[in-house]
Predicted 3D model of a 72-nucleotide RNA (transfer RNA) from a Candidatus Aenigmatarchaeota archaeon.
Its Rfam family is "tRNA". Rfam links the family to the GO term triplet codon-amino acid adaptor activity.
NCBI's taxonomy places the organism under Archaea, Nanobdellati, Candidatus Aenigmatarchaeota.
Its mean pLDDT, the model's own confidence on a scale to 100, is 82.
RNA sequence: CCCUUGUUAGCUCAAUGGUAGAGCGCUCGGCUGUAGACCGAGAGGUUCUGAGUUCAACUCUCAGACAAGGGA
Numbered sequence: 001c002c003c004u005u006g007u008u009a010g011c012u013c014a015a016u017g018g019u020a021g022a023g024c025g026c027u028c029g030g031c032u033g034u035a036g037a038c039c040g041a042g043a044g045g046u047u048c049u050g051a052g053u054u055c056a057a058c059u060c061u062c063a064g065a066c067a068a069g070g071g072a
Base pairs, nucleotide, nucleotide: 001071002070003069004068005067006066007065010024011023012022013021018055026042027041028040029039030038048064049063050062051061052060
């Protein structure tokens, strides 16, 4: 320098154009002598950045940033 893949909640990951979700963690309540486990509820998101296409974009296109792998 070139190619490919990835970037979404605190963490690990879904969501293949139509209201962004799950598990774990966190908070509150129940249960318990206390804690854990278990049960119920809740909070938490500028979907890496910018632009474009579209009635509508996490999703498609372009440029950039970062990470991993491959090539020269």